[in-house]
Record summary: The RNA shown here (Bacterial large signal recognition particle RNA) has 264 nucleotides and comes from a Dehalococcoidia bacterium. The coordinates come from a structure-prediction model, not an experiment, and the mean pLDDT is 78.
RNA sequence: UCGUGCUAAGCGGGGAGUUAGCGGUGCCUUGAACUCGCAAUCCGCUACAGCGAGGCUGAAUACCUUUUUAAGGAUUUAAGACGGAUGCCUCUAUUGUCUUUGAUGAACGUUGAUACUUUGGUCCCACGCGGCGAAAGCCUGUGAACCCCGCCAGGUUCGGAAGAAAGCAACGGUAAGCGGUCACUUUCGGGUGCCGUGGGAGUACCUGGGUAGAGUUUCUCAAGAUAAAUACGCAAAAACCUUGAUUCGAAAUUUGGUGCACGG
Numbered sequence: 001u002c003g004u005g006c007u008a009a010g011c012g013g014g015g016a017g018u019u020a021g022c023g024g025u026g027c028c029u030u031g032a033a034c035u036c037g038c039a040a041u042c043c044g045c046u047a048c049a050g051c052g053a054g055g056c057u058g059a060a061u062a063c064c065u066u067u068u069u070a071a072g073g074a075u076u077u078a079a080g081a082c083g084g085a086u087g088c089c090u091c092u093a094u095u096g097u098c099u100u101u102g103a104u105g106a107a108c109g110u111u112g113a114u115a116c117u118u119u120g121g122u123c124c125c126a127c128g129c130g131g132c133g134a135a136a137g138c139c140u141g142u143g144a145a146c147c148c149c150g151c152c153a154g155g156u157u158c159g160g161a162a163g164a165a166a167g168c169a170a171c172g173g174u175a176a177g178c179g180g181u182c183a184c185u186u187u188c189g190g191g192u193g194c195c196g197u198g199g200g201a202g203u204a205c206c207u208g209g210g211u212a213g214a215g216u217u218u219c220u221c222a223a224g225a226u227a228a229a230u231a232c233g234c235a236a237a238a239a240c241c242u243u244g245a246u247u248c249g250a251a252a253u254u255u256g257g258u259g260c261a262c263g264g
Base pairs, nucleotide, nucleotide: 001264002263003262004261005260006259009057010056011055012030013029014028015027020046021045022044023043024042034054035053036052037051038050062258063257064256068252072248073247074246075245076244078243079242080241086235087234088233092231093230094228095227096226097225098224099223101222102221103220105218106217107216108215115211116210117209118208120206121205122204123200124199125198126197127196128195129193130192132189133188134187135186136185137184139180140179141178142177148173149172150171156165157164158163
């Protein structure tokens, strides 16, 4: 130095979480990167830290170590930006009300404004009168073969006769019942009345009288005060994002190092 065969080693790593700790399954991230079985109510191990079985590469574009850089993740009562849950009525804004406030108009008013007082009515109760409606009575029509009345033809009964008795129909009337009706009488009722009398209530309205004598009402704008509810007002949390700090850190890059046996 070349060839052959072995062995060490390697066949991914990292973050958070879990754990006494380590690793794994699961989640996230990076990525050139074996297979099967176990495993979050966990599975296996003990600072040499997955366990069990099998396969590939194999002392070199590989393994260990060092430097630089950096994807990505985690933490932070740090800063910024964003945001506006939520709260409030201090300012501003909106709406309303009031003012012996100010301005500009309109209407009414010495044929009496505003104010005060008084009578009456509208309102309620009672009584009376009238009216409407209903019912009953009165009046009238009809209405009993007999068990209602009067009068009783004919006929019947009694009698020697004179006469007497009962009594159907017809006629006249009446009861119950069924109808009619202007007026009249009584009773009852009411969403009854420009009605009458008396009492009551009394905010408002109308009407008549009296006192006194000059303003009253209202529109619009402004000012001031006040009230209500809310934003176009005021204050403001968290999340997401950016930066900083701390921490871990893949991949890449860089420094150095690294077997055994046999044979030529």

About this RNA:
The organism belongs to Dehalococcoidia, within Bacteria.